[in-house]
RNA sequence: UUCAGAAAAAUCCAAACCCCGAGCGAUCGGGGAACGGAAAACCAUGGAUCUCAUAGAGAGAGCCGGGUUGCGAUG
Numbered sequence: 001u002u003c004a005g006a007a008a009a010a011u012c013c014a015a016a017c018c019c020c021g022a023g024c025g026a027u028c029g030g031g032g033a034a035c036g037g038a039a040a041a042c043c044a045u046g047g048a049u050c051u052c053a054u055a056g057a058g059a060g061a062g063c064c065g066g067g068u069u070g071c072g073a074u075g
Base pairs, nucleotide, nucleotide: 003075004074012037013036017032018031019030020029021028022027035062041068042067043066045065046064047063049059050058051057052056
C1' cells in the first nucleotide's frame, strides 16, 4: 500500500413506539427510547415502493443493485 474483516475496543448512526410542531399527503424536524447496523456515511444512476394528483409534481431509500468515501483486532 492492497484485499478480507460487527469478533473485541473506540467512535458513530438509530427502528418500533410516545409527546410537540410543519405539511393536502407520502413524510419531515426536535426530545425521549433502542429493533438493529462496517458502511444504517454520502449520491439518487437502474429497478421496486409510497403520496398528491394529472399527463406531471413530490416522498423516502434502515428494499435490492450501482458509484464515492471510511474505523478496526486479526489474517